[in-house]
RNA sequence: UGAGCUCGCUGGGCAGUCGCUGUUCCCUUGGGAAUGGAGGAAAGUCCGGGCUCCACAGGGCAGAGUGCCAGGUAACGCCUGGGCGGCGCGAGCCGACGGAAAGUGCAGCAGAAAGUAGACCGCCUAAGCUAUGGCUCCUGUAGCCAUAGCCGGUAAGGGUGAAACGGUGCGGUAAGAGCGCACCGCGUGACUGGCAACAGUUCACGGCGAUGGUAAACCCCACUCGGAGCAAGACCAAAUAGGGGUCCUAUGGUGCGGCCCGCACUGGACCCGGGUAGGUUGCUUGAGGUUCGCGGUGACGCGGAUCCCAGAUGAAUGACUGCUUUAGACAGAACCCGGCUUAUAGGCGAGCUCAAUCU
Repeated sequence: UGAGCUCGCUGGGCAGUCGCUGUUCCCUUGGGAAUGGAGGAAAGUCCGGGCUCCACAGGGCAGAGUGCCAGGUAACGCCUGGGCGGCGCGAGCCGACGGAAAGUGCAGCAGAAAGUAGACCGCCUAAGCUAUGGCUCCUGUAGCCAUAGCCGGUAAGGGUGAAACGGUGCGGUAAGAGCGCACCGCGUGACUGGCAACAGUUCACGGCGAUGGUAAACCCCACUCGGAGCAAGACCAAAUAGGGGUCCUAUGGUGCGGCCCGCACUGGACCCGGGUAGGUUGCUUGAGGUUCGCGGUGACGCGGAUCCCAGAUGAAUGACUGCUUUAGACAGAACCCGGCUUAUAGGCGAGCUCAAUCU
C1' cells in the first nucleotide's frame, strides 16, 4: 500500500416559532409555570421466565420439544469455554453433532450384482468328466501329453453407480484373493493425559463380509414440559334497565261491557347482594441503568457509590424555518424482562490475518 477476518459504538446536532401528552405547583374550572416524553431493533411473536387466574394426592400412558462435553443463568431451543467433523494459505467461519452389533422400513437411473450382495466382459483350466489326436508299454475299462467341450474357479483388471465389502507393495497361485507378510488405515481391550466430551509416533490382541447408507423414516435411549393469558386479574358502580326481602297504603286503583262474588295486574319507603355502560387499578423501582473495586480464560458473579429514565387508552412523543457536510437508512412503546431471528443509508473505533514493496 492492497485484500480480508472478528468485535464494539453511532443512527444527527444547535437555535427560533407554534402545538400534543404524563407529573408537580399556582391561580382557579379554564389557563399559566417547571419538568419528563420511543428503538437498536419498539418489528416477527419464534423460544424462555416473572406476574395473574383456573386446574392439580402420587405414579404411568399418550403427545410435544431438546440431543457432543463442561460451565453460566430466574430460565431457555440462549450465551461462554472446550472436543469432534467440514471449509479457508491464514485471521477465522459453519455444523439437529445420542443410537444403524433391538426391531421394522426405504433407496430413482445405470449396472451382472445394492444387503441373504454378485459374475456381463475379462482372466484361469490345477482337480473331476467326455470326445478327438499323439506317444509309451506289462496291449488295457491302462498311463502320460496336447486340443476342444462340460462341470467349474476368480474378484486382480474393464465397465455401471453417490456408494461394489479396506489401501499400497512383495510373496503366493492354474488364475486370483488378507491366502500369507510388511507398512498405512480400521476395530477391541489396557495404559497415559483430561472433571468430561475426547486425544495419544504407547502396548497387546483381531485379517477386517467384523460393523455399508439412511433416525429433519418409524423406532430406541436420556432429559424437559399442566392450561390460558393484562381483552390476565382486582375494586367502585349510573339508569325511566332488572332480581330478592321487610314494612306501609288496603274497606285503595285498574281490567273481566252495569252490580255482587271471584280472579289477575298494580303503588310507596327502606335494606340486600348480582352486574351492563362508565370509571379506578394492574402500570412501571426493575433478574433496572451508570460507574468503581474484586473473583473468573470467558459467559458471568460478588461488593460499594450514585441515578430515577414514556406510561397513553381513539391512544401523546409532532410541524415549520434557519445554520451545520445536500441530514438521509430500517422503522413507532401498549404488563414487564432475558434471548433468537429479520430490516437498516451513512459514519467512527479497536484487535488480528495474508500478499507485495521499502528500511